Notes
Predicted 3D model of a 382-nucleotide RNA (Bacterial RNase P class A) from Glaciihabitans sp. UYNi722. Of the family's consensus pairs, 94% are formed in the model.
């Protein structure tokens, strides 16, 4: 210098005008509320709501079944499916990355296309034995000869053997060499690879290294059923709590009492109206829950690390149909363009994804223009 890999930073600053929301104060108003002033007012993901917890209410003697989740080992944590370290396997020259990492020699199931055959494997080509037929092939013997019996060879057919070779496939039932055989084959042997049992050693452990024995070889798939081990009660802030109406309508009681209407005039009585209580409804609504919490930052200590711990220090969203916006000015980071040999000068220049709704820890996803650092590889110079 180029390429790669891993991690981090940052999501403009200041001011003005107008606007919005909570809260506080003041003024006005009977009140509801209004006006003025002041403070504060989104994110790295506030997002998806996929995991795990806190908190709240309900349920709950214990055990089991069902259902769901998790799955190398050790650690971290409130907990996790997250994080850290390590192991194994795979990829990469390397830094490093990837694996939803238990069990497929318990059982059941499943597998496109190609191919003869795909899970109790399998005979298409090829190779080989046997049988039959054929031959203007070679030949022993017999025959005077024509020719005949037979052997060998070749071709075809039949019936078998064979998993060495070819071809198909993601995968064809260990590899190499030899023995063996008609041809072949772990059929047998040597070495190698792999697997299982036992023993030894390092390690907390996954695992790794070594020895010995064994039968010779065991395909894949469990985000298929299943088996093993561990974990899990349900619902969620519209949780839950405190206060608590009005109208319609309904029911009961009072009762002619101050007024009234109807039952043809009067009295009684009845109905309506009236008054009270209850239902409507613990509804509507208001308030609490509600934001200081497993909190952030720094330093020391412990730890490889995740993280823990001690001390110091920091600190204003809390709306409820949902506020947090718009415009202007100044600055000008990184970067870009132009000019210049260069130092430099001038101009441009803040974009994306998105947006609280009980809180927290994760994961995942989205994303403009950039910047910084560690490590690896290649190249050049010293």
């Nucleotide at each position: 210098u180029g390429g790669g890999u891993c991690g981090g930073c940052a999501a403009g600053a200041c001011g003005g005008u107008c606007g919005c929301g909570u809260c506080g104060c003041u003024u006005c108003g009977a009140g509801a509320g209004a006006a003025g002033c002041g403070c504060c007012g989104a994110g790295g993901a506030a997002c998806g709501u996929c995991c795990g917890g806190g908190c709240u209410c309900c349920a709950c003697a214990g055990a089991g079944c069902a259902g769901g989740g998790c799955g190398g080992u050790g650690g971290g944590u409130a907990a996790c499916a997250c994080c850290c370290a390590c192991c194994c396997g795979g990829g990469g020259u390397a830094a490093c990355c990837c694996g939803c990492g238990a069990g497929a020699a318990a059982g059941u199931g499943c597998a496109a296309c190609a191919g003869a055959a795909a899970g109790c494997a399998g005979a298409c080509c090829g190779c080989c034995a046997c049988u039959g037929u054929g031959c203007u092939g070679u030949u022993u013997c017999c025959g005077a000869g024509a020719g005949g019996c037979g052997a060998c060879g070749c071709a075809c057919a039949g019936c078998g053997g064979u998993a060495a070779g070819g071809g198909u496939g993601a995968a064809a039932c260990g590899g190499u060499g030899g023995u063996g055989u008609a041809a072949g084959a772990g059929a047998c042997c040597a070495c190698c690879a792999g697997c299982g049992g036992c023993c030894c050693g390092c390690g907390u452990g996954a695992u790794c290294g070594g020895g010995u024995c064994g039968g010779c070889u065991a395909g894949g798939u469990a985000a298929a059923c299943c088996u093993c081990g561990c974990c899990c009660g349900g619902a969620g802030c519209a949780a839950g709590g405190u206060c608590g109406a009005a109208c319609a309508g309904g029911a009961a009681a009072c009762g002619u009492u101050a007024c009234g209407g109807g039952c043809g005039g009067c009295u009684c009585g009845c109905c309506c109206a009236g008054u009270u209580u209850c239902c409507g409804g613990g509804u509507a609504g208001a308030c609490c829950g509600c934001u200081a919490g497993a909190g952030g930052u720094g330093u020391g200590c412990g730890g490889c690390a995740a993280c823990g711990u001690a001390c110091a220090u920091c600190g204003u969203a809390g709306a409820u149909a949902g506020a947090u916006g718009a415009c202007c000015g100044u600055c000008g980071a990184a970067g870009g363009u132009a000019c210049g040999c260069g130092a430099g000068u001038a101009c441009c220049g803040g974009g994306a994804c998105a947006g609280a709704a009980c809180c927290c820890g994760g994961c995942g996803u989205a994303a403009c223009a950039g910047c910084c650092g560690g490590c690896c590889c290649a190249u050049u110079c010293g």

Record summary: The coordinates come from a structure-prediction model, not an experiment, and the mean pLDDT is 77. The RNAcentral record of the sequence draws on ENA. Rfam family: Bacterial RNase P class A. By type it is a ribozyme.